[in-house]
Context: one part of a larger RNA
């Protein structure tokens, strides 16, 4: 100088992206315990108060009551949750990048869509054949959303996908009008019109928890401002409830309340949603989370500010 451990006046987060590390609480009894709750939880919520050791009643004892002792200190050493408020994610227990990432991703159970009638669909396999399944639409594949509560609005124009006995086109094939070469001919060889000809494709429907989409402009009300109202032009339809400066907001530290002496965050509101939105869910929502943000109370060497202490290690005599 450094590690590892430990202790510290007064302060207590003022360190700092960030209470990170550390402290703090710790066991067991006996009281007491809020909001919301899906009534089950929440909850060890929180917050308080005991713990040894003598006699001695009572008891079978274990416990229980009562008198006294000692000590700073009696779960006398070790082991043993730090608590609250309030917001976003995802309900939950799980899983997950073996070696920077555990997470608000991936599973889920529940929901909806679809294909599948059994030698099923699906899958693997030139084939036999298996798996589906020693199963049989309450049964298996495949897609999507992701407990639970309320919900899931409009548009079928393009694309998908379904269904359509007609018509348009349309291959091979079929057909043979006509012609061609070649022969003396018979014939041999070839071109080949009309007509017929699937399926697809046009075409006509339907289908959105199928891919996907969800307008502009210009006037209008007894100050102003706004526009419930009116034209108008274009769409397949012009965004519905619900939320909203948001894990989404560019101007933007938007404004206004809160909380602070003093808040780019953070709550709780207002809509001017550059560029939310309804199973690529929409909005709640108790439990729950090694999550992720803000604040608050203990608590402290984080810090003001450093200082000592044990051991190592490092350098330096011998």
């Nucleotide at each position: 100088g450094g590690g590892u451990a430990g202790u510290u006046a007064a302060g207590g987060a003022a360190c700092u992206c960030g209470g990170c590390a550390a402290a703090u609480u710790g066991a067991c009894c006996c009281c007491g315990u809020a909001a919301c709750u899906u009534c089950g939880g929440g909850a060890a919520a929180a917050g308080g108060g005991g713990u040894g050791c003598u006699c001695u009643c009572u008891g079978a004892a274990a416990g229980g009551g009562g008198a006294g002792c000692c000590g700073c200190a009696g779960u006398g050493a070790a082991u043993a949750g730090g608590c609250c408020c309030a917001g976003g994610c995802a309900a939950c227990u799980g899983u997950u990048u073996a070696g920077c990432a555990a997470a608000a991703a991936c599973a889920c159970a529940g929901g909806u869509c679809u294909c599948u009638g059994c030698g099923a669909a699906a899958u693997c396999g030139a084939a036999a054949g298996a798996u589906g399944a020693a199963g049989u639409a309450u049964a298996g594949g495949g897609g999507c959303u992701g407990a639970c509560a309320c919900c899931u609005g409009c548009c079928c124009a393009g694309u998908g996908c379904u269904g359509g006995a007609a018509g348009g086109u349309u291959a091979a094939g079929a057909g043979g009008a006509g012609g061609c070469g070649u022969g003396c001919a018979a014939g041999c060889g070839c071109c080949g019109a009309a007509u017929u000809g699937a399926a697809g494709c046009c075409c006509c429907a339907g289908u959105g928890a199928a891919c996907g989409g969800c307008g502009g402009c210009c006037g209008u009300a007894a100050c102003u401002a706004u526009a419930a109202c009116g034209g108008u032009c274009c769409u397949a339809a012009g965004g519905u409830a619900g939320c909203g400066a948001a894990a989404u907001u560019c101007c933007u530290u938007g404004u206004c309340g809160g909380g602070u002496a003093a808040g780019u965050u953070c709550c709780g509101a207002c809509c001017c949603g550059c560029a939310c939105g309804a199973a690529u869910g929409g909005u709640g929502u108790a439990a729950u989370g090694a999550u992720c943000u803000g604040g608050g109370c203990a608590c402290u060497g984080u810090c003001u500010c450093a200082a000592c202490u044990a051991c190592c290690c490092g350098c330096c005599c011998g």
This is a predicted structure of a 318-nucleotide part of an RNA (large-subunit ribosomal RNA, domain IV) from Ruminococcus sp. A254.MGS-254. Taxonomically the source falls in Ruminococcus (Bacteria, Bacillati, Clostridia, Oscillospiraceae). The coordinates come from a structure-prediction model, not an experiment, and the mean pLDDT is 89. The full RNA is in RNAcentral, with records from SILVA.